Small-subunit ribosomal RNA from an uncultured bacterium, 1472 nucleotides, folded computationally. The prediction has a mean pLDDT of 83. The sequence is in RNAcentral, with records from ENA, Greengenes and SILVA.
RNA sequence: AGAGUUUGAUCCUGGCUCAGGACGAACGCUGGCGGCGUGCUUAACACAUGCAAGUCGAACGGAAAGGCCCUGCUUUUGUGGGGUGCUCGAGUGGCGAACGGGUGAGUAACACGUGAGUAACCUGCCCUUGACUUUGGGAUAACUUCAGGAAACUGGGGCUAAUACCGGAUAGGAGCUCCUGCUGCAUGGUGGGGGUUGGAAAGUUUCGGCGGUUGGGGAUGGACUCGCGGCUUAUCAGCUUGUUGGUGGGGUAGUGGCUUACCAAGGCUUUGACGGGUAGCCGGCCUGAGAGGGUGACCGGCCACAUUGGGACUGAGAUACGGCCCAGACUCCUACGGGAGGCAGCAGUGGGGAAUAUUGCACAAUGGGGGAAACCCUGAUGCAGCAACGCCGCGUGAGCGAUGAAGGCCUUCGGGUUGUAAAGCUCUGUCUUCAGGGACGAUAAUGACGGUACCUGAGGAGGAAGCCACGGCUAACUACGUGCCAGCAGCCGCGGUAAUACGUAGGUGGCAAGCGUUGUCCGGAAUUAUUGGGCGUAAAGGAUGUGUAGGCGGCAAUUUAAGUGGGAUGUGAAAUCCCUGGGCUCAACCCAGGAUCUGCAUUCCAAACUGGAUUGCUAGAGUGCAGGAGAGGAAAGUGGAAUUCCCAGUGUAGCGGUGAAAUGCGUAGAGAUUGGGAGGAACACCAGUGGCGAAGGCGACUUUCUGGACUGUAACUGACGCUGAGGCAUGAAAGCGUGGGGAGCAAACAGGAUUAGAUACCCUGGUAGUCCACGCUGUAAACGAUGAGUACUAGGUGUAGGGUCUUCCAGGCUCUGUGCCGCAGUUAACACAUUAAGUACUCCGCCUGGGAAGUACGGUCGCAAGACUAAAACUCAAAGGAAUUGACGGGGGCCCGCACAAGCAGCGGAGCAUGUGGUUUAAUUCGAAGCAACGCGAAGAACCUUACCAGGACUUGACAUCCUAAGAAUUCUUGAGAGAUCAGGAAGUGCCCUUCGGGGAACUUAGAGACAGGUGGUGCAUGGUUGUCGUCAGCUCGUGUCGUGAUGUUGGGUUAAGUCCCGCAACGAGCGCAACCCCUGUUGUUAGUUGCUACCAUUAAGUUGAGCACUCUAACGAGACUGCCGAGGUUAACUCGGAGGAAGGUGGGGAUGACGUCAAAUCAUCAUGCCCUUUAUGUCCUGGGCUACACACGUGCUACAAUGGCCGGUACAGAGAGAUGCAAGACCGCGAGGUGGAGCAAAUCUAGAAAACCGGUCCCAGUUCGGAUUGUAGGCUGCAACUCGCCUGCAUGAAGCCGGAGUUGCUAGUAAUCGCGAAUCAGCAUGUCGCGGUGAAUACGUUCCCGGGCCUUGUACACACCGCCCGUCACACCAUGAGAGUUGGCAAUACCCGAAGUCCGUGGGGUAACCGUAAGGAGCCAGCGGCCGAAGGUAGGGUCAGCGAUUGGGGUGAAGUCGUAACAAGGUAACC
Repeated sequence: AGAGUUUGAUCCUGGCUCAGGACGAACGCUGGCGGCGUGCUUAACACAUGCAAGUCGAACGGAAAGGCCCUGCUUUUGUGGGGUGCUCGAGUGGCGAACGGGUGAGUAACACGUGAGUAACCUGCCCUUGACUUUGGGAUAACUUCAGGAAACUGGGGCUAAUACCGGAUAGGAGCUCCUGCUGCAUGGUGGGGGUUGGAAAGUUUCGGCGGUUGGGGAUGGACUCGCGGCUUAUCAGCUUGUUGGUGGGGUAGUGGCUUACCAAGGCUUUGACGGGUAGCCGGCCUGAGAGGGUGACCGGCCACAUUGGGACUGAGAUACGGCCCAGACUCCUACGGGAGGCAGCAGUGGGGAAUAUUGCACAAUGGGGGAAACCCUGAUGCAGCAACGCCGCGUGAGCGAUGAAGGCCUUCGGGUUGUAAAGCUCUGUCUUCAGGGACGAUAAUGACGGUACCUGAGGAGGAAGCCACGGCUAACUACGUGCCAGCAGCCGCGGUAAUACGUAGGUGGCAAGCGUUGUCCGGAAUUAUUGGGCGUAAAGGAUGUGUAGGCGGCAAUUUAAGUGGGAUGUGAAAUCCCUGGGCUCAACCCAGGAUCUGCAUUCCAAACUGGAUUGCUAGAGUGCAGGAGAGGAAAGUGGAAUUCCCAGUGUAGCGGUGAAAUGCGUAGAGAUUGGGAGGAACACCAGUGGCGAAGGCGACUUUCUGGACUGUAACUGACGCUGAGGCAUGAAAGCGUGGGGAGCAAACAGGAUUAGAUACCCUGGUAGUCCACGCUGUAAACGAUGAGUACUAGGUGUAGGGUCUUCCAGGCUCUGUGCCGCAGUUAACACAUUAAGUACUCCGCCUGGGAAGUACGGUCGCAAGACUAAAACUCAAAGGAAUUGACGGGGGCCCGCACAAGCAGCGGAGCAUGUGGUUUAAUUCGAAGCAACGCGAAGAACCUUACCAGGACUUGACAUCCUAAGAAUUCUUGAGAGAUCAGGAAGUGCCCUUCGGGGAACUUAGAGACAGGUGGUGCAUGGUUGUCGUCAGCUCGUGUCGUGAUGUUGGGUUAAGUCCCGCAACGAGCGCAACCCCUGUUGUUAGUUGCUACCAUUAAGUUGAGCACUCUAACGAGACUGCCGAGGUUAACUCGGAGGAAGGUGGGGAUGACGUCAAAUCAUCAUGCCCUUUAUGUCCUGGGCUACACACGUGCUACAAUGGCCGGUACAGAGAGAUGCAAGACCGCGAGGUGGAGCAAAUCUAGAAAACCGGUCCCAGUUCGGAUUGUAGGCUGCAACUCGCCUGCAUGAAGCCGGAGUUGCUAGUAAUCGCGAAUCAGCAUGUCGCGGUGAAUACGUUCCCGGGCCUUGUACACACCGCCCGUCACACCAUGAGAGUUGGCAAUACCCGAAGUCCGUGGGGUAACCGUAAGGAGCCAGCGGCCGAAGGUAGGGUCAGCGAUUGGGGUGAAGUCGUAACAAGGUAACC
């Protein structure tokens, strides 16, 4: 510090996810030791048991128990009396119990933090200081006795003490009052003097003291007040009656509506009152670079609480955790009458929960309470126990050790790896075990921890390693199993037979006594952006204006000092963090010092800037004056054209409408035309990216009223400005209300068409509405998808309205508007660019992933429709913007092609051949499937082939290698059988080496196992080969520019061509094109046999001699290059024309097939991974099948005839083949063919070319056309011709008279037509591949169909239109709204009842101290009454939840139904 994930790829936006750190954690697997910490986060749920607050005899009376002394009784255990006060139960009294310890329920508050204030206060014990400590009195617990009660406990009588209680004296001080000094911001404060009023005390002692009372001061602790700070919600906007203030009374330590009576009507609030929800606050802790965000366990400070609610008492202090009273709930005891209790103290129990410990030891230390002290108490505390809960440290051994052991795993079978790892050898002793010594903590005594830490010695490698991961992110890979199953998964995603992603194993990586998972927080996330984001198109500018609060604000001067800057002071507790040093062996941990605590307050200084005050200025803003422009607004009036309707005339059969029609109108006279009239609405031309307006919007003309802007001038005001939350106003269309109006148009509706349907598009009609007036609605893709204002930052060119200079012009300058182009700059890009989306400032509005949803609920507005405000559950990993490359379009442009057109011949109809589908079958083997399967694999199925079927056989096998044994091999032959096969017989003994025993090679047989075999599966695991687009002109690369792309390759021309030229941010290059290769067309040279024959001979014949001129053959050359001329073209490429030439613009033909596409074809040519099979899916044999046949399709052949058929005669090829062969002449046969065999391993031999031409015949017929089918007789091949071959003769003589929709080929030696040959092959061709003969027609042209290329455009497609995708319905599941109601919680209100208790009142009860001789009084207690008052009750509302028949929409789901809405002009442009 980043990474993964949207796409074919790119950039951006944007969410989701990961890597880090942390935790009071939990869970899974595992677990050696020690140190230091930490340990109910849930039920503030309920609690058994024990302990957690007592102490003082030096305050007191005392003596229950124990001790001691004296003394009785008793055998003893014992028991009685007296004393003592060692000691002390209970009691009086004092102090403490308000601390310490726990918890976080409540609390949004002066509760907390921080800083101030108290001139408005209190403070026990403690310190310091002054004074005093005098004199009296009456009681009461204990005790005793009586009584009640189950108990708790209580009542009566009697005795008694005090530092308990009370009176008197004295008094600084206190209250009231008078005089007076000083002083404060105010209320006031503080001194001095006088008068007056009521006021204090306690003793005890060991004689040292310890106490008591009252003042002053201090310290400590507390109380109150104030400034500032820190959660969420506006779907909570108004709240408040003791409320806000005053006066009097009361109350308090004290201010105060704290309380009360009266008076006034205030107080708080958009700077968020009131309400709801949540929450103890802080130092800190976690995280982060920081700013921040989260958090508030442990430790420390504060607060609150103590079963729930209320209340006071005591006291210095409480409204009191281990006190009291009352009420409620709960638990317990009970004799039923009554009582008792409060673990959120320490342990512990139950319960809840994913989850959190011992009913331990000690007061030795530190601290607390009491005491003069000894001492006592202390679950505070110090320790120990449990727990890997966390942090830190240590160990589980170290060195050497290669046959790189064994085993495991993998393997290409060679090996690799585990791996120096082990074994083995040599060592060590940290931890551990045992034994011995033994602390500090306490500098006298006292040690729970603890015989602990630590030290020493001994023993022995012995007792001590797991967890997770290994597709990418992310370090680490193989095998097997599984087969969209089982499963994994943080995100992307993996798994459908070769899974580095599941499970296991081996190996590897990481961490390590732990490792993973889950949860939570921060980070990464600049993803709430102060630091540090945005709003044209990604989410996001309000529809527009006006204006309130608020925010911001021109120039100059003076002043102030709030902001601001600097210094000082106080505070910012300690701990923590950081730095330095020190102590535990180190570390964690602990200690000391420093730094820090960014803050707040006070004070001093400064005065630039901001603010305040004052004075001035004119550049902002406004006013005046002078002008011109304008569909700016409102009202009234006027006009012409057109549509429609009405009346009348003329006039006759249609009109209208459409892609085509029909509905509709019309003989009752339409439409057309002429004239007249009515009525409503809208204003052609002018008219213009022209004008005006804030926007919506505004268009005939005239008048009236009226708003704003602009130009010029510089007279006036003197910052009067900008923006603007709420508010107010305006606001298209549609819609609503009332009343008019209604010509045209036109939702709804009707009819006609279209269509599979057509509730649409098209047509004919047609009502609301559109128009007017007055109200309402308040929304639009209300758009420039761009808020307003100010300033600055190159220009060019139009246009509207002004001004000015001027040469009066097509000129210059300038202001205001409105367009286009364009630089810098900006932008993700597109684009924007003085009319900014640039550079800055000010103010407002808005955004934070997609969907759910602009929806629900609530509220406000509205007559309604609806508008505004505005969520969540749930769900997805994307949704999106711009641009790119493709592909596609019922988008466009250019170009090409037998693509169309123009032609010729066909196919589709018939019969047959052949292939396919289908059907059939025991089997009809398999493959090929639009073009690019179908006379295809198959260049040839009777057996074989053959893979299929039936039956019969074999199992190391028909075939290969290895081993053992026997035998040469081999040949002939008999029997059985359909054959395979089985059972025999005979002949034969070979070759090489030899030590003569034997061994070896080939072959055969037998045996055992390794293995063979498979036309079994997968062409979607593959190689190779092939088809196709397409012989189309394309496909790419390097460097450069550059974000991917792109550019180059586009553009202007040209070409068959990305062929070439020119231009150009490109310059070059490669694979393709072309050329090079072959055949052919002309010719030369060389060479003449088997070829040829001009000349000379010769023959029946180039037959022979002779010759090589010619033809021909076959090798090497030449030739054609837009080379030449002209014209056009950019002086180009090139095109057109011409010359010459055998050939002219690639001369004709072939071979040659770029990058790639189609998971195209082939596992059955071959090869091959994996899977399957192994007495069978292998092998052999016989027979059958592949040849079936209601039918359908493809490809062909033959025809339908006279351009013909038949008969006779006569010509002319080329290219091939031939020894298991081609076969001549001759003979036989009508013929197929047969007999026979000259010649030929071929320019030598073998094959009658046919159409054509000549002559004859047929005469338009189902024929002398056509030949299917059938019968019969033959021939050939072959082991074999039945299923199932070919050919021949004779006989038979079917369909068919030129073929519907549709469709194929062909542009010249081509189509058409005619024959010939070859491969395969025993035989079998109408097929295939070749060869030559004869030999046309047509092409205006590129509108259309098909295919292709280039450019461009749109795109929501990229598996690429056979794409994508929308909505209803049906089914399943999920969350949610409404819902008659129902259940519960919470906080209030009104009223009733009214406990305890303070306070007030009261007189008729009671009463020791004081007064009084007494009566009585003062005072007090109890009682009663009153105010307030918790719980409870009643009532109507509020609010929040749960459930709810039914119902609404929403989401998700592998292949459901119906349509086709959107994306291309998406087939009616889409959208609001």